This is a predicted structure of a 471-nucleotide part of an RNA (small-subunit ribosomal RNA, 3' major domain) from an uncultured bacterium. The RNAcentral record of the full RNA draws on ENA and SILVA. Model confidence (mean pLDDT): 86 of 100.
Context: one part of a larger RNA
RNA sequence: UGACGGGAACCCGCACAAGCGGUGGAUGAUGUGGUUUAAUUCGACGCAACGCGAAAAACCUUACCCACCUUUGACAUGUACGGAACUUGCCAGAGAUGGCUUGGUGCCCGAAAGGGAGCCGUAACACAGGUGCUGCAUGGCUGUCGUCAGCUCGUGUCGUGAGAUGUUGGGUUAAGUCCCGCAACGAGCGCAACCCCUAUCGUUAGUUGCCAUCAUUUAGUUGGGCACUCUAGCGAGACUGCCGGUAAUAAACCGGAGGAAGGUGGGGAUGACGUCAAAUCAUCAUGCCCCUUAUGACCUGGGCUACACACGUGCUACAAUGGCUGGUACAACGAGUCGCAAGCCGGUGACGGCAAGCUAAUCUCUUAAAGCCAGUCUCAGUUCGGAUUGUAGGCUGCAACUCGCCUACAUGAAGUCGGAAUCGCUAGUAAUCGCGGAUCAGCACGCCGCGGUGAAUACGUUCCCGGGCCU
Numbered sequence: 001u002g003a004c005g006g007g008a009a010c011c012c013g014c015a016c017a018a019g020c021g022g023u024g025g026a027u028g029a030u031g032u033g034g035u036u037u038a039a040u041u042c043g044a045c046g047c048a049a050c051g052c053g054a055a056a057a058a059c060c061u062u063a064c065c066c067a068c069c070u071u072u073g074a075c076a077u078g079u080a081c082g083g084a085a086c087u088u089g090c091c092a093g094a095g096a097u098g099g100c101u102u103g104g105u106g107c108c109c110g111a112a113a114g115g116g117a118g119c120c121g122u123a124a125c126a127c128a129g130g131u132g133c134u135g136c137a138u139g140g141c142u143g144u145c146g147u148c149a150g151c152u153c154g155u156g157u158c159g160u161g162a163g164a165u166g167u168u169g170g171g172u173u174a175a176g177u178c179c180c181g182c183a184a185c186g187a188g189c190g191c192a193a194c195c196c197c198u199a200u201c202g203u204u205a206g207u208u209g210c211c212a213u214c215a216u217u218u219a220g221u222u223g224g225g226c227a228c229u230c231u232a233g234c235g236a237g238a239c240u241g242c243c244g245g246u247a248a249u250a251a252a253c254c255g256g257a258g259g260a261a262g263g264u265g266g267g268g269a270u271g272a273c274g275u276c277a278a279a280u281c282a283u284c285a286u287g288c289c290c291c292u293u294a295u296g297a298c299c300u301g302g303g304c305u306a307c308a309c310a311c312g313u314g315c316u317a318c319a320a321u322g323g324c325u326g327g328u329a330c331a332a333c334g335a336g337u338c339g340c341a342a343g344c345c346g347g348u349g350a351c352g353g354c355a356a357g358c359u360a361a362u363c364u365c366u367u368a369a370a371g372c373c374a375g376u377c378u379c380a381g382u383u384c385g386g387a388u389u390g391u392a393g394g395c396u397g398c399a400a401c402u403c404g405c406c407u408a409c410a411u412g413a414a415g416u417c418g419g420a421a422u423c424g425c426u427a428g429u430a431a432u433c434g435c436g437g438a439u440c441a442g443c444a445c446g447c448c449g450c451g452g453u454g455a456a457u458a459c460g461u462u463c464c465c466g467g468g469c470c471u
Stems, first nucleotide, its partner, number of pairs: 007471001010468004015461002019425005026316001029313005034307002042053002064302002070296001073127001077126002079123005086103001089100004107116003129291002132289001134287001138285002140280001142278001143276001145274001150189006156165003169180003195268004200236007209226003214223002239262001242256005318418001322377007334365003339358002343354004384415001389410007431453007
């Protein structure tokens, strides 16, 4: 000077408390450990690994295993020689590949001979190649403390010096935010602001959007209009600006007015100096080491999907605030030509057939669901619950046996609200309800977004956890 203390003072955070809903018990999903295996590829391990890398493992992916096969190589540059490239068909094989065969002569320079570019083949060597090792040799990128309010510097002063001061103190703030004081005076990185979305209004514009008035229609459908809604450009608006009180007359705090919005309005992006030899050599790059007829390359099949078990994360439930049947209402974000597909027909259905429109404010996905109205069930392992299994089908794809998703009929398991313990959340939040997208041939209970309905509680800071400042 730090760090630490079951030392002291002050302060903050869903940290506790006050509440609401979960997890922990059940089934199955998914990740991990373990075990098994020819292989179950590799990485990640308290918070900060475990629906994580993986925004899609049937083949491919794929790195693993078995078998087959190859050696200048699947890929790059260079040399020599030959041939245009390319292409038809046959045989063997699981394929990779091997053997045979057909057609074919382009482009540029040149009168031609010939040369060149590009591509293919052969040969030899330089070399290629490695998801092999080391994240404790590294770059880059990332997590974390933590969006916590801190971390420093120049000059001056003090101290023999390490260092101190400034940055401490009195107030105040979300904030080292600001004010006052002070051997300090200033400054930098952080804070805040500048950026995006959202809440109100004005203005410009009016198609593919909208429809108050006029006409018209099954329908904003058409004429018409751009008021309104909306869209998207430009502006306005909020600044403790105004009033009162409190305070040191300061910073500021409390209350009020006006206002769509009030004291950072709400949300996002933004992550200081540093910590953890934190993570990543398997995104990529890269030093050293290692392999070089193999630790490289190709391909068939298998595996990553195993299953006495243990843990994490989510789904569905255990029912009447409910299940089922019928009717009826209201979104937003998005996506679409290798696509989204209206409509009609067939099918109980998944879906199939025909097929309009749309490169999209035009057409389609697209009936939102919870809700509301009516009926039924009457507390039961049930008309709850849907696992499992059988049969018959559908779709994608070369191919659904290992190992996809969906439909119909039948089957109808556990489960009656969950021990110790433990998690999230302070408002359009929790809870609950559906919808869209990325990946993607197909496959979503995961992830990322979107809107609908919409609470309870916070006395307070003694205690648990983490953090800040002073001592």